[in-house]
Context: one part of a larger RNA
RNA sequence: GAACGAACGUUAGCGGCGCGCCUAACACAUGCAAGUCGAGCGAGAAAGGGGCUUCGGCCCCCGGUAAAGCGGCGCACGGGUGAGGAACACGUGGGUAAUGUACCUCUUGGUGGGGGAUAACGUCUCGAAAGGGGCGCUAAUACCGCAUGAGACCACGCCCUGAAAUGGGUGAGGGAAAAGUCUGCCUAUCUACAGAAGCAGACGCCGAGAGAUCAGCCCGCGGCCCAUCAGGUAGUUGGUAGGGUAAUGGCCUACCAAGCCUAAGACGGGUAACUGGUCUGAGAGGAUGAUCAGUCACACUGGAACUGAGACACGGUCCAGACUCCUACGGGAGGCAGCAGUGGGGAAUCUUGCGCAAUGGGGGAAACCCUGACGCAGCGACGCCGCGUGAGCGAUGAAGGCCUUAGGGUUGUAAAGCUCUGUGGAGAGAGACGAAUAAGUCGGGGUUAAUAGCUUCGAUGAUGACGGUAUCUCUUUAGCAAGCACCGGCUAACUCUGUGCCAGCAGCCGCGGUAAGACAGAGGGUGCAAACGUUGUUC
Numbered sequence: 001g002a003a004c005g006a007a008c009g010u011u012a013g014c015g016g017c018g019c020g021c022c023u024a025a026c027a028c029a030u031g032c033a034a035g036u037c038g039a040g041c042g043a044g045a046a047a048g049g050g051g052c053u054u055c056g057g058c059c060c061c062c063g064g065u066a067a068a069g070c071g072g073c074g075c076a077c078g079g080g081u082g083a084g085g086a087a088c089a090c091g092u093g094g095g096u097a098a099u100g101u102a103c104c105u106c107u108u109g110g111u112g113g114g115g116g117a118u119a120a121c122g123u124c125u126c127g128a129a130a131g132g133g134g135c136g137c138u139a140a141u142a143c144c145g146c147a148u149g150a151g152a153c154c155a156c157g158c159c160c161u162g163a164a165a166u167g168g169g170u171g172a173g174g175g176a177a178a179a180g181u182c183u184g185c186c187u188a189u190c191u192a193c194a195g196a197a198g199c200a201g202a203c204g205c206c207g208a209g210a211g212a213u214c215a216g217c218c219c220g221c222g223g224c225c226c227a228u229c230a231g232g233u234a235g236u237u238g239g240u241a242g243g244g245u246a247a248u249g250g251c252c253u254a255c256c257a258a259g260c261c262u263a264a265g266a267c268g269g270g271u272a273a274c275u276g277g278u279c280u281g282a283g284a285g286g287a288u289g290a291u292c293a294g295u296c297a298c299a300c301u302g303g304a305a306c307u308g309a310g311a312c313a314c315g316g317u318c319c320a321g322a323c324u325c326c327u328a329c330g331g332g333a334g335g336c337a338g339c340a341g342u343g344g345g346g347a348a349u350c351u352u353g354c355g356c357a358a359u360g361g362g363g364g365a366a367a368c369c370c371u372g373a374c375g376c377a378g379c380g381a382c383g384c385c386g387c388g389u390g391a392g393c394g395a396u397g398a399a400g401g402c403c404u405u406a407g408g409g410u411u412g413u414a415a416a417g418c419u420c421u422g423u424g425g426a427g428a429g430a431g432a433c434g435a436a437u438a439a440g441u442c443g444g445g446g447u448u449a450a451u452a453g454c455u456u457c458g459a460u461g462a463u464g465a466c467g468g469u470a471u472c473u474c475u476u477u478a479g480c481a482a483g484c485a486c487c488g489g490c491u492a493a494c495u496c497u498g499u500g501c502c503a504g505c506a507g508c509c510g511c512g513g514u515a516a517g518a519c520a521g522a523g524g525g526u527g528c529a530a531a532c533g534u535u536g537u538u539c
Stems, first nucleotide, its partner, number of pairs: 001539004006535005013387006019380002021345001026343003030340003035073003040070002048061005080298003090222007099215002104211008112146001114144002121136006153174002156171005180203006189196003224270003231261003236258008273295004277288004300321005323334004351377001353376003359373001360371004390420004400411004424480001425476006434466001440460008483528005488509003494523005504511002
C1' cells in the first nucleotide's frame, strides 16, 4: 500500500446491487418447510338450508363433497451444516472384457383366462394415554396360481470378433410375464334403433433390445505439519475353493504358503472438508476456501437393517445411551446442522413478514394442489458503486475570533447582499416492464366408417406477491442534509495559552524536569469524506 463474512469509537442525507452466527455439530417453546392422484378401488358423513311428520323420525339439496382407508408415484430431489475424515475423500486423466439405472426417448412383440384374501366399515373388548386385540363383511391398476412367450436366463454343442471372452450369433431342450381406466361412436357383428364384450382414440400394464441421464467400483499423477514418531503388519501378503454383491476384490469363510509396507518417510501423533476460485504480488510465489458453482461427509450420540430403480434414509423404522416432556407409575412422546424465532456462548451477525405472479420441482389426462426451493419485502453504512448537502456574481477585504513587531496579518469571496436552479426531501396526480401462455372458442392438417372423440399447428383468450413500488408530470422553498482523523521526523499540514519528568502522548525513533510546533485547549491548516479513525488477520 492492498484486502476483509469483520468488530469497536465518533458521526450520519438518499438510492442501486450484493452480503449478514467465523464462537457452542450448545439446548430448543411456537408456527410452517412433502405431498398428490376419485380418469386405480370400496365405502362415505356432520353442521347448514328446504319439505313431510304419528314428534320416534323420514326425504331432498349441499355432495358421491369433507375427513379417513386400500393402491400408485414422490418422499434418495430440493434445503442445511462442516463434526468426522490425511482417505481414491477431492482434483485431473484413464479403465470397467467386473457393473446397475425408476421416470424419459426410440425399436419390437404381447396385454388370454381364473382364484383366495384384506384394510376401511360393523360389533365386542383391553389401556390414563400412546396404542392395540377378537369376530364378521367388501373392492381394486393390491396379492396369487394357470395359459402363451423371443438365445434375456440355465445346462450341452457349433460359428464370429478380439491380444484376451464372462462379448456377439445360432441348434434341439428346461424354467419364466402382464391390468386395467377414461372418452367418443354406430360403419360392419350381436342384442335390435340405442347400447355392447363391437369399432376408434388417449393414458396405462408386461417381455426384450438400444439410447440418454445418473450412479457404483478400479487405477496413474497432484495438493498439510512433526523423525523429540523408525520400524509396522496375522485377514496381515498371496494362492485354491466357496459364500456374498448390480459388480471386481480377504469384502467374508475354510484350507495352504510366508509373505507385504518402509528413509522416494512405512507406522504413530497433530491439524484440516476438497476443488473451481478469492486476496495479495510485476511475476514467481505466499495466504485462504464466506457468499456462487462442482464433489464428499453428517443429521441428538453409537449401531443395524427394512422398503425401494436408488437409502443403510435430516422432518422413515428398530435397538442401546444421554437429555427434555406427559403419566392414572403400569407405560409412553421427542430430535431446527430446513425457514423464521428463543435461551446460551461471544467483540460480533437479521423478520416468529408477503406470495406461489415468475423460474424450477413433486403428483395429476387436465383443472389444479403442494412447495420457508424460489421470487420479493423488512432490519444492519457490513461492503462496492452512484448522487446530494447548492450554482454564478459579490471588497469598505464588514463584524467577531486568533495572532501581532500594535503598523498590520489571517479566517476570507468565506459571510451578508443580488441573480438563479430544484437532484434528494415534502405535497398532489398519472402509473409500469417482469406475462410466456392455460382452460375455453374459431380455423387448417392427421387418425377414423365418422362432421364424434383424440391429437397437432395457427389465431384469440384469464392470471402480478413485489406495489399504487419504480418511473413520469405539476407545485414548494436554499429552505431540511458534514463529519472524522491528523499537523516533531517517517508523513501532507504551525502558532498561542495552560501544564511543568506532573498530568499525559506513543506504530518506531522518542516527547514532558518554566519560553513544549510531540501532553491538554483554542485559532489556523492538511488529508479523506457519508464516512473517518482504531484493533484484529493475510499478502